RNA sequence: CCAGACGGCCGGAUGGCCGCCUUCGCCGGUUGGUCUCGGCCGAUCGGUGGGGAGGAAAGUCCGGGCUCCACGGAAACACGGUGCCGGGUAACGCCCGGCGGGGGCGACCCCAGGGAAAGUGCCACAGAAAGCAAACCGCCGGCCGGGGUCAGCGCAUGGCGCGCCGGCCUGCCGGUAAGGGCGAAAGGGUGCGGUAAGAGCGCACCGCGUUCCCGGUAACGGGGACGGCAUGGUAAACCCCACCGGGAGCAAGACCAAAUAGGGACGACACGCCGGGCCUCGCCCGGCAGGCGGGUCUUCGCGCCGUCGUCCGGGUCGGUCGCGCGAGGCGUCCGGUAACGGGCGUCCCAGAUGAAUGGCCAUCACCCGCGGCGACGCGGGAACAGAACCCGGCUUACAGGCCGUCUGGCACC
RNA sequence: GGGCGCUUAGCUCAGCGGGAGAGCACACCCUUCACACGGGUGGGGUCGUAGGUUCAAUCCCUACAGCGCCCACCA
Numbered sequence: 001c002c003a004g005a006c007g008g009c010c011g012g013a014u015g016g017c018c019g020c021c022u023u024c025g026c027c028g029g030u031u032g033g034u035c036u037c038g039g040c041c042g043a044u045c046g047g048u049g050g051g052g053a054g055g056a057a058a059g060u061c062c063g064g065g066c067u068c069c070a071c072g073g074a075a076a077c078a079c080g081g082u083g084c085c086g087g088g089u090a091a092c093g094c095c096c097g098g099c100g101g102g103g104g105c106g107a108c109c110c111c112a113g114g115g116a117a118a119g120u121g122c123c124a125c126a127g128a129a130a131g132c133a134a135a136c137c138g139c140c141g142g143c144c145g146g147g148g149u150c151a152g153c154g155c156a157u158g159g160c161g162c163g164c165c166g167g168c169c170u171g172c173c174g175g176u177a178a179g180g181g182c183g184a185a186a187g188g189g190u191g192c193g194g195u196a197a198g199a200g201c202g203c204a205c206c207g208c209g210u211u212c213c214c215g216g217u218a219a220c221g222g223g224g225a226c227g228g229c230a231u232g233g234u235a236a237a238c239c240c241c242a243c244c245g246g247g248a249g250c251a252a253g254a255c256c257a258a259a260u261a262g263g264g265a266c267g268a269c270a271c272g273c274c275g276g277g278c279c280u281c282g283c284c285c286g287g288c289a290g291g292c293g294g295g296u297c298u299u300c301g302c303g304c305c306g307u308c309g310u311c312c313g314g315g316u317c318g319g320u321c322g323c324g325c326g327a328g329g330c331g332u333c334c335g336g337u338a339a340c341g342g343g344c345g346u347c348c349c350a351g352a353u354g355a356a357u358g359g360c361c362a363u364c365a366c367c368c369g370c371g372g373c374g375a376c377g378c379g380g381g382a383a384c385a386g387a388a389c390c391c392g393g394c395u396u397a398c399a400g401g402c403c404g405u406c407u408g409g410c411a412c413c
Numbered sequence: 414g415g416g417c418g419c420u421u422a423g424c425u426c427a428g429c430g431g432g433a434g435a436g437c438a439c440a441c442c443c444u445u446c447a448c449a450c451g452g453g454u455g456g457g458g459u460c461g462u463a464g465g466u467u468c469a470a471u472c473c474c475u476a477c478a479g480c481g482c483c484c485a486c487c488a
Base pairs, nucleotide, nucleotide: 001409002408003407004406005405006404007403008402009401010400012364013363014362015361016360017359018358020052021051022050024049025048026047027046028045029044030043031042032041033040034039054384058395059394061393062392063391064390065389066249067248068247069246079245080244081243082242083241084098085097086096087095088094099113100111101110102109103108114240115239119238120237121234122233123232136180137179138176139175140174141173142172143171146170147169148168149167150166152164153163154162155161188206189205190204191203192202193201207229208227209226210225211224212223213222214221215220253321254320255319256318263312264311265310266309267308268307269306272288273287274286275285276284277283278282290305291304292303293302328347329346330345331344332343333342334341335340366381367380368379369378370377371376414484415483416482417481418480419479420478423437424436425435426434431468439455440454441453442452443451461477462476463475464474465473
């Protein structure tokens, strides 16, 4: 210098002017309540000071705080989630360290990484055969096979022919799982021996399983002995094992509370018939009649039952709280490989509710284009996105820039 | 703000580990003098996008995108 890996950080700066939100501090005006008349507690207006978006405020994917509901404590079933080991944490599916597997020359990166010899299901097409073993081609043996054909030899004939041996094709029975072929996958792999041909049939190494020893908290690693191999894959299929989880969510929840309508109580006035009850003026209940309402006239059927006044309680509109001191930020020391924990010091740092956190100008810094050898000049751009109860994570989006550690290569000293 | 659901042909939907389908629509043919109806044939698909599990994904898992639904109190 080039290429790359990992970790951390910033995400415009300064000044001026004009605005917005917050009732946190101070001052002043108006006003309400209360009082022990100094004051205190509010409401409202003005001034001034302080504070005012993020690394993701996002997705709502996890874990909590908080609130309500349910429940005697707890356990179990069902359902959902998590899944190597150890640690951290309030907790987690998060983080740290390690183990195993895979990738990269390397720094380093990735892994839903328990159980497939508990059981069930599935494995399309192709293929002979897909989980249980099977035999299409091939290889080998037997039927001292049969048939066909070719070549040779022997005998015999005028000619047709007969016999023997061998090759090839073919039938039946059996062995085999080396080889071919199908497939994602064909019942360990490589090599030597062995065999009629073969085969863990035997042996060596590797793999696998059982068991013992050693190291490690453990996952796991190393070594020895035994077993000829049984046990294909799939659990982000059902399932088994271990552990965790009661449900809902700030539109949770609590409080104050208007008009109108409706509910209840009391009082006054009004009120047909029948039956029943009672405390017998009268009240209550039931039925009929009557009235009103919508639907097309009637019938039938449905719903409701007078007026006025006073008081009570619930909900709605609206308002207040929940709601900003917290697993809090910063600095430093100590323990720990680290995640993290502890001590000390210091700081108070958004709380809106159609919802504030903005706009303009100047200078500087960044990027792009044009002109210029250059200094520089002109023009343009500046991401993702925006709190809404809060916190810890994960994931996703993001213009541009800075710092640190490390790896590979090239060149020079 | 919070809680859920759905994306498959032009439209409405089924399918839920091995072949992508139905109805309507579209094109052509038959039928008719012609049209409609009817009958037949045919075309048309990144199964929303990306990654993963699996021999194999529309289907199972994760992330993202788009669209839609519900919510206070009483009853």